Bacterial RNase P class A from a Gammaproteobacteria bacterium, 351 nucleotides, folded computationally. The organism belongs to Gammaproteobacteria, within Bacteria. Model confidence (mean pLDDT): 78 of 100. It matches the Rfam family "Bacterial RNase P class A". Gene Ontology terms of the family: tRNA processing, ribonuclease P activity and dimeric ribonuclease P complex. Rfam's curators write: Ribonuclease P (RNase P) is a ubiquitous endoribonuclease, found in archaea, bacteria and eukarya as well as chloroplasts and mitochondria. It is annotated as a ribozyme. It is recorded under the gene name rnpB.

[in-house]
RNA sequence: UGAGCCGGCCAAACAGCCGCCGCGUGCGCAGGCACGGGGAGGAAAGUCCGGGCUCCACAGGACUAGAGCGCCAGGUAACCCCUGGGGGGCGCGAGCCUACGGAAAGUGCAACAGAGAGUAGACCGCCGCCUCGUGAUGAGGCGGUAAGGGUGAAAGGGUGCGGUAAGAGCGCACCGCGCCGGGUGGCAACAUCCGGCGGCUAGGUAAACCCCGCUCGGAGCAAGGCCAAAUAGGGAUCCUAUGACGUUGGUCCGCGUCGGAUCCGGGUAGGCCGCUUGAGGCGCACGGUGACGUGCGCCCUAGAUGAAUGGCUGUUCUCGACAGAACCCGGCUUAUCGGCCGGCUCAAAUU
Numbered sequence: 001u002g003a004g005c006c007g008g009c010c011a012a013a014c015a016g017c018c019g020c021c022g023c024g025u026g027c028g029c030a031g032g033c034a035c036g037g038g039g040a041g042g043a044a045a046g047u048c049c050g051g052g053c054u055c056c057a058c059a060g061g062a063c064u065a066g067a068g069c070g071c072c073a074g075g076u077a078a079c080c081c082c083u084g085g086g087g088g089g090c091g092c093g094a095g096c097c098u099a100c101g102g103a104a105a106g107u108g109c110a111a112c113a114g115a116g117a118g119u120a121g122a123c124c125g126c127c128g129c130c131u132c133g134u135g136a137u138g139a140g141g142c143g144g145u146a147a148g149g150g151u152g153a154a155a156g157g158g159u160g161c162g163g164u165a166a167g168a169g170c171g172c173a174c175c176g177c178g179c180c181g182g183g184u185g186g187c188a189a190c191a192u193c194c195g196g197c198g199g200c201u202a203g204g205u206a207a208a209c210c211c212c213g214c215u216c217g218g219a220g221c222a223a224g225g226c227c228a229a230a231u232a233g234g235g236a237u238c239c240u241a242u243g244a245c246g247u248u249g250g251u252c253c254g255c256g257u258c259g260g261a262u263c264c265g266g267g268u269a270g271g272c273c274g275c276u277u278g279a280g281g282c283g284c285a286c287g288g289u290g291a292c293g294u295g296c297g298c299c300c301u302a303g304a305u306g307a308a309u310g311g312c313u314g315u316u317c318u319c320g321a322c323a324g325a326a327c328c329c330g331g332c333u334u335a336u337c338g339g340c341c342g343g344c345u346c347a348a349a350u351u
Base pairs, nucleotide, nucleotide: 001347002346003345004344005343006342007341008340009339010338012316013315014314015313016312017311018310020039021038023036024035025034026033027032041322045333046332048331049330050329051328052327053220054219055218056217060253061252062251063250064249066216067215068214069213070212071085072084073083074082075081086100087098088097089096090095101211102210106209107208108205109204123149124148125145126144127143128142129141130140131139132138157175158174159173160172161171162170176200177198178197179196180195181194182193183192184191185190224273225272226271227270234264235263236262237261238260239259243258244257245256246255247254280299281298282297283296284295285294286293287292317320
């Protein structure tokens, strides 16, 4: 100097004028007025997860279906999240990815090529015998073979020696592999080492069905309460305690209630609460590799409801992207202009 990797922060700024919402104080019978503070995001988005909260009675027991998760250890209110490790893969590297239990319980799937793709083989070859034949090469039949060649992404362990008619773990040595038993390190996943037995074998795929282990009441702020008003204390049919409803995936048991189900018709759609003080934010110290935890101190930071942040003017430069809360919070995912900060890796050159 260039190219990269990881983490964090900001999200146009300032000033003036008019306007909007909410809170506090004061004044006013009221409408309202004055003053003072406050007023959209890093994703507010998607609604994919997990909860808080509310209601269903207390959310019981068994079976079953379904859904989710799937290496180990931690964090958290909890999670499919986060952190740190392990295995595997990618990258020169900093680093990144991981749908990571089981293929020897069973079923299925794998195009084409190839003899054969998993109780998976003989195409070309090599060897032996027989028949025919040539100057020589040869042709056919039977049997043996899987070392050599070929096909393929993948083909019945690898190298060497012996052995054989020719070969072959056929035998042997070493390596590899399987099973068993130990040692060391680690909480563990796992890593590594030693020994014994065995000629040796069971490939891939579960992000296919499946098996195994763990977890799981339901519904949701349009939850749920209060007030006011209006109508038709309407009508019809069926079941009715040996019943019905609820226990909301289903069945049974248990429990609770006394009515329940279906259809027709009518009224209401208003106001208030829930509604923002929170598993809250910031700072410091300590503990921890880290996620995070503990303690102390400071702060209050939108609550609209056909839906509040707007308009105009001036200046600045990094020239402004994606984009607007609707009960709240912790995550994940997606979209995104530009700027700033910190750490690390690689390459080239110079000293």